[in-house]
Molecule: transfer RNA
Organism: Patescibacteria group bacterium
RNA sequence: GCGGGAGUGGUGUAAUGGUUGCACAUUUCCUUGCCAAGGAAAGAGCUGCGGGUUCGAAUCCCGUCUCCCGCU
Numbered sequence: 001g002c003g004g005g006a007g008u009g010g011u012g013u014a015a016u017g018g019u020u021g022c023a024c025a026u027u028u029c030c031u032u033g034c035c036a037a038g039g040a041a042a043g044a045g046c047u048g049c050g051g052g053u054u055c056g057a058a059u060c061c062c063g064u065c066u067c068c069c070g071c072u
Stems, first nucleotide, its partner, number of pairs: 001071007010024004018055001026042005048064005
């Protein structure tokens, strides 16, 4: 330099162009004499970044950044 893949709450992951979901973690409450376990609720994502297409983009297109794999 070329090709391919990945990037989504704190972490791991899901998501046919139509309310960004689940698990763990965190906080509060319940249960217990206390802890653990269990139960209930809440907060936390402008989906790596910048544009474009569209009534509407995590999703499609272009550029770019980081990481991984392969080729040279």